[in-house]
RNA sequence: GGGGCUGUAGCUCAGCUGGGAGAGCGCUUGAAUGGCAUUCAAGAGGUCGACGGUUCGAUCCCGUUCAGCUCCA
Numbered sequence: 001g002g003g004g005c006u007g008u009a010g011c012u013c014a015g016c017u018g019g020g021a022g023a024g025c026g027c028u029u030g031a032a033u034g035g036c037a038u039u040c041a042a043g044a045g046g047u048c049g050a051c052g053g054u055u056c057g058a059u060c061c062c063g064u065u066c067a068g069c070u071c072c073a
Base pairs, nucleotide, nucleotide: 001072002071003070004069005068006067007066010025011024012023013022019056027043028042029041030040031039032038049065050064051063052062053061
């Protein structure tokens, strides 16, 4: 320098050929217990790596770019 893969909540990851952003763990509050642990209920937490484009509408499609991993030179 060129090719490929990955990037979504604090962490690990889903999101089914474009329309509701979600799960488990963790966190907060409440209840049960004398307390811890545990169980149950409720809740907070996200500019979907960044910018632009297509579209009525983009996590999803297209372009550029950043970071990580990997292959080739």

This is a predicted structure of a 73-nucleotide RNA (transfer RNA) from Aneurinibacillus sp.
Its mean pLDDT, the model's own confidence on a scale to 100, is 81.
It matches the Rfam family "tRNA". Rfam's curators write: Transfer RNA (tRNA) molecules are approximately 80 nucleotides in length. By type it is a transfer RNA.
The source organism's lineage runs through Bacteria, Bacillati, Bacilli, Paenibacillaceae and Aneurinibacillus.